Small-subunit ribosomal RNA from a metagenome, 1490 nucleotides, folded computationally. Its mean pLDDT, the model's own confidence on a scale to 100, is 84. RNAcentral holds the sequence, with entries from SILVA. It matches the Rfam family "Bacterial small subunit ribosomal RNA". Rfam links the family to the GO terms structural constituent of ribosome and ribosome.

[in-house]
RNA sequence: AGAGUUUGAUCCUGGCUCAGAAUGAACGUUGGCGGUGUGGAUUAGGCAUGCAAGUCGUGCGAGAACUUUUCUUAGCUUGCUUUGAGAAGGGACAGCGGCGAAAGGGAGAGUAACGCGUGGUUACGUGCCCUCGAGACCGGGAUAGUGUCGGGAAACUGGCAGUAAUACCGGAUAACAUCUUCGGAUCAAAUGGUGUGAUUCCGCUCGAGGAUCGGACUGCGUACUAUUAGCUUGUUGGUGGGGUAACGGCCUACCAAGGCUGCGAUGGUUACCGGGUGUGAGAGCAUGGCCCGGCUCACUGGGACUGAGACACUGCCCAGGCAUCUACGGAUGGCUGCAGUCGAGAAUCUUCGGCAAUGGACGAAAGUCUGACCGAGCGACGCCGCGUGCGGGAUGAAGGCCCUCGGGUUGUAAACCGCUGUCAGUUAGGAGGAAAUGCAUGGUGGUUAUCCAUCAUGUUUGACCGAUUUUCAGAGGAAGGACGGGCUAAGUUCGUGCCAGCAGCCGCGGUAACACGAACCGUCCAAACGUUAUUCGGUAUCACUGGGCUUAAAGCGUGCGUAGGCGGCUUGGAAGGUGAGAUGUGAAAGCCCACGGCUCAACCGUGGAAUAGCGUCUCAAACCCUCAAGCUUGAGGAAGACAGGGGUGAUGGGAACUUAUGGUGGAGCGGUGAAAUGCGUUGAUAUCAUAGGGAACACCGGUGGCGAAGGCGCAUCACUGGGUCUUUUCUGACGCUGAGGCACGAAAGCUAGGGUAGCGAACGGGAUUAGAUACCCCGGUAGUCCUAGCUGUAAACGAUGAGCACUGGGUUGAGGGGACUUCCACAUCCUCUCGGCCGUAGCGAAAGCGUUAAGUGCUCCGCCCGGGGAGUACGAUCGCAAGGUUGAAACUCAAAGGAAUUGACGGGGGCCCGCACAAGCGGUGGAGCAUGUGGUUUAAUUCGAUGCAACGCGAAGAACCUUACCUGGGCUUGACAUGCAGGGGACAGGUGUAGAAAUACAUCCUUCUUCGGACUCCUGUACAGGUGCUGCAUGGCUGUCGUCAGCUCGUGUCGUGAAAUGUUGGGUUAAGUCCCGCAACGAGCGCAACCCUUGUCUUUAGUUGCCAUCAGGUGAUGCUGGGGACUCUAGAGAGACUGCCGGUGACAAACUGGAGGAAGGUGGGGACGACGUCAAGUCAUCAUGGCCCUUACGCCCAGGGCUACACACGUGCUACAAUGGUCGGUACAAAGGGCUGCAAUACAGCAAUGUGGAGCGAAUCCCAAAAAGCCGGCCUCAGUUCGGAUCGUAGUCUGCAACUCGACUACGUGAAGUUGGAAUCGCUAGUAAUCGCGGAUCAGAACGACGCGGUGAAUACGUUCCCGGGCCUUGUACACACCGCCCGUCAAGUCAACCGAGUUGGUUGCACCCCAAGUCGCUGAGCUAACCCCUUCGGGGGAGGCAAGUGCCCAAGGUGUGAUUGAUAAGGGGGACUAAGUCGUAACAAGGUA
Repeated sequence: AGAGUUUGAUCCUGGCUCAGAAUGAACGUUGGCGGUGUGGAUUAGGCAUGCAAGUCGUGCGAGAACUUUUCUUAGCUUGCUUUGAGAAGGGACAGCGGCGAAAGGGAGAGUAACGCGUGGUUACGUGCCCUCGAGACCGGGAUAGUGUCGGGAAACUGGCAGUAAUACCGGAUAACAUCUUCGGAUCAAAUGGUGUGAUUCCGCUCGAGGAUCGGACUGCGUACUAUUAGCUUGUUGGUGGGGUAACGGCCUACCAAGGCUGCGAUGGUUACCGGGUGUGAGAGCAUGGCCCGGCUCACUGGGACUGAGACACUGCCCAGGCAUCUACGGAUGGCUGCAGUCGAGAAUCUUCGGCAAUGGACGAAAGUCUGACCGAGCGACGCCGCGUGCGGGAUGAAGGCCCUCGGGUUGUAAACCGCUGUCAGUUAGGAGGAAAUGCAUGGUGGUUAUCCAUCAUGUUUGACCGAUUUUCAGAGGAAGGACGGGCUAAGUUCGUGCCAGCAGCCGCGGUAACACGAACCGUCCAAACGUUAUUCGGUAUCACUGGGCUUAAAGCGUGCGUAGGCGGCUUGGAAGGUGAGAUGUGAAAGCCCACGGCUCAACCGUGGAAUAGCGUCUCAAACCCUCAAGCUUGAGGAAGACAGGGGUGAUGGGAACUUAUGGUGGAGCGGUGAAAUGCGUUGAUAUCAUAGGGAACACCGGUGGCGAAGGCGCAUCACUGGGUCUUUUCUGACGCUGAGGCACGAAAGCUAGGGUAGCGAACGGGAUUAGAUACCCCGGUAGUCCUAGCUGUAAACGAUGAGCACUGGGUUGAGGGGACUUCCACAUCCUCUCGGCCGUAGCGAAAGCGUUAAGUGCUCCGCCCGGGGAGUACGAUCGCAAGGUUGAAACUCAAAGGAAUUGACGGGGGCCCGCACAAGCGGUGGAGCAUGUGGUUUAAUUCGAUGCAACGCGAAGAACCUUACCUGGGCUUGACAUGCAGGGGACAGGUGUAGAAAUACAUCCUUCUUCGGACUCCUGUACAGGUGCUGCAUGGCUGUCGUCAGCUCGUGUCGUGAAAUGUUGGGUUAAGUCCCGCAACGAGCGCAACCCUUGUCUUUAGUUGCCAUCAGGUGAUGCUGGGGACUCUAGAGAGACUGCCGGUGACAAACUGGAGGAAGGUGGGGACGACGUCAAGUCAUCAUGGCCCUUACGCCCAGGGCUACACACGUGCUACAAUGGUCGGUACAAAGGGCUGCAAUACAGCAAUGUGGAGCGAAUCCCAAAAAGCCGGCCUCAGUUCGGAUCGUAGUCUGCAACUCGACUACGUGAAGUUGGAAUCGCUAGUAAUCGCGGAUCAGAACGACGCGGUGAAUACGUUCCCGGGCCUUGUACACACCGCCCGUCAAGUCAACCGAGUUGGUUGCACCCCAAGUCGCUGAGCUAACCCCUUCGGGGGAGGCAAGUGCCCAAGGUGUGAUUGAUAAGGGGGACUAAGUCGUAACAAGGUA
């Protein structure tokens, strides 16, 4: 610090996800030791049991057990036991009294608050502690304990008697205290304890001060929510009174009517707050467990008492709920103390030891108490440390895994050799945590002292831990987890086969999975490793630092304007902001730094530094604010002039339309792609005239004008808003923006009343269509128009808020002013305002914007934060309604989106090709047959090919063979190859037997050798074999687009980039062919050419070919001699290049016409097929990975099948006839083949063919007859002398064999068919058409395919249309690329939310009822020790107090009525999601009606 993921690719926007760190964690697997921390986060749910607050006898009374002792009694073992009493000690239990119990410990329910934090303030209190001053005199009456008598189950409690105090009370004293009217008045105590005693020590009272702690007030800060906008009556203030430690509506009476709130009151939800902690570069964000500070709580609610302090965790009273005991009458309890238990939960420990240390309470002290605390235990829960060995060791052992079988890897790893001894174990010691206190001795000081303070020495105290040292033995006891497709370090094999499974995101898995499971290997961490959850980060994805709003989400439809925010120039003052300095605070701990202590570290100690902020003081005065005084440039006003569809109202006008009336006229009109509905002989349409009506205002008219926007268009008048220019006359900052608010606001719509010509939702009809609730047509109601209101929305758009300033230009339109010109001019120049275009810089993802900014700045407002759900639901509000405004969540997806790029596509456009159409010729489709395919059938009908580009295709030839299929019979190292081991022998061949054959048996004949073996058989083992599967694992080969003209690269340039440019453009071509131009310049694969063939000529050569001339010969023939002239053969050359001429063209390329030429613009034909596409075809040509079979899916054999046949299709042949058929005669080819062959002459046969065999391994011989043609005869339009299917009979040939199932021949038979529907194919010249010939395959078997020549046409105006293709351009939501994408209803399943008759909980407001305990007040006739008075001393009265009663307040409870928030519900409507459901085709191309 980034990465993955939207696309074919790109840039951007934008979400999702990951890598990091962390945790009071949990879960899974695993688990050696130690140190140090930490551990009920959920039910503030309920709790058994034990402990957690006591202490003081030096405050008081009483005092058991026990001990000592004295006396006494009794017993007897005469020194022991026992009874009773006294004294001394002792001090349990309980009580009075004092102090403490308000601390310590726990928890976070409540609380959004002066609760907390920070800073300040004071009208207050403060036990214990410290300092100082003063004092403690004289008295009194009770009461608990106790005794006794009772009640009660218990808890507890009553009567009587009697007792003490540092308990209680009175009086005195009384100031430096309190009150005060300034005269005065008022207020205390324990002289108690210890001690022989003491000016010892500890206590008591009043007062002052201090310290500490606390109370109260206050500035600032402190969560979300406006779908909570108004709240408040003790409320806000005052006066009097009360109350408090203290100010105060804290309380009360009266008076006034205030107080809070958009800087968010009130309400709702959530939450203890801080120091800090986690993360982060920081700013921030999240958090508040352990530790520290504060607050609050103590079963729930209320209340007070005591006290220095409480409204009190282990106190009291009342109410409620829960639990326990009960004799049913009543009682008791409060773990959110430490342990522990149940419950709920993913989840959180021992009912431990000790007061040894630290601290606390009490005490004079010893000491007691202390679940505070110190320790131990449990938990890998966290952090830190250590170990599980170290060195050597290659034959690179075995085993495992992989393998190309060579090897590689595990791996120096192990074994083996040597060494060490950490940790754990074992043995024996043991520092330290301990210093105080007390005691003893001694010293010093306090005047003496046994007292006090202090010092030294000795002694005393360890729950728990045990550092460290040491003995022994031995590598011995100690390694796992996750991951290995990318992100992200690390891969192979096997298994599985969209199954099982994985997955954080993208995504893996459908037979070769680096992604599932396993193994091996590797990577990363390591006593842990992963997962899950959560926080921060990455994320600039809420943007203060640090984002945006034309098109990605985002500018309110527009204006006016309130609050608020911001605001021109100059001077002076002040000092709130601001800046500087000083100072106080900012607890400790933590973080950071330094040093130090544990062997290190974690951990701990000491010191330092740092700390935002807040307070106080001083200084400065630029800026902001503020006060005062000015200024004119911002803003506004004035005067003069001007432009304009600006607005409102009234009046007027013509064209068109329609209606009515009348005239003319006479059959249609109208409408459409074509029609029909409709209108019309009752006279339409058309046309003329007149009259009526309503709406809209042609031309001008224009990226022209005006307005804030919506919007505004005939003319005139009236009223009226705004703007511009000029003058620079006035005011003097009066300004800008604008949350709320108010106003305006197209169309449609609504209300009421009018109006209605045309148009025209709905509706009716006619068409179209599969349907057509549409598009088209004929009608037509609301509406459109007017008046008055409502609605308040639009793609209300420049998809661009308003204002101000600055930043190169060019050009144009509109309005005004000026200069120039004598005047005028849209002549020219300058200037202000408004409207456009093009473009610099800059900006921008790009497109683009560009002085009218989307540039550069400032100010203010509005808005955005992934897509869907959804502008929906609920709530509120506005509206008559329709509906508007505000506006979520659950759930779901990993995208949605913008701009641009390359393609592809379009029922987009342009240019241009092709037998693509058209123009022609001939066919197919109809018939019969042949052949292939589908289908069906079958034991099998082997397999493959399936739109073009399968279907006379693989197959250049299925009777057996072929043959792969079926049935049956056989073989198992095999029909075939190689190796090894063992044994035997020739094998082969002939004959015979059985059999369908394979095969088996018998027999005959029978080896070679260099002695290794060769050959062969048997047995065994490796292996052979497979036309078995996968062409979607492959090679090779092939088809197709397409012989279409394209496809690319290097360098450069341009663009952020994909890409572009080049290759586009202007011409031209068959061609990306060539030329020109050009940020391109070159190049490659294709085109063309080079190759073959054919067409002309030359030359060379002359047999088997040829024969002009010469000679010979024959019935005839190049037959012979000879010849090379010619033809021909086959070698080498020439020739054609737009080379020449005219014209056109850009001076080009080229085109066009011509000459010459055998041939002319590629002369004809062929071979040749770019980058690529179709997962095209082929595993059955061959090769080959993987999988499968192995007495069979291999091999051999016989027979059958591939030849089936209701049917359908493709490709052909033959025909339907007279341009023909038939018979006779007669002519002319080319290219081929031939020894397992072609076969002549001859003969036989009607013929197929046979007999026979000259010649020929071929320019020599043969196949071989070419046919159409030409000549002649017959046929005369008919199912025929056309046509030949089918069938019968007889044959021929091939072949082991023609039954299934061959070809041919002869005779006989003589079917369909009379030119073929929709549709469709081929062909542009030696072509189509037509005619025959040949060979390949092949024993035989072509109508097929491949070649050959003969005869030999027609037509092409042209490119609108169909098909295919090329280039450019355009649109796109397509990229598997239109056979694309995609929408909605319906049907099915799942999920969440909404509404819902209702039902049922929580919380809460208001009103009323009832009022417990209790404070305060009143009464207090009942009761009453202290003080006062009287007294007969019995008592009476008073003061004071208490009980009781009562008033206010009031918890819980009850009733009623609201609000709010959950749960649940018949049913309802929508939403989301879900490989292959239904119906249509709405959108994306002009998406077929933009």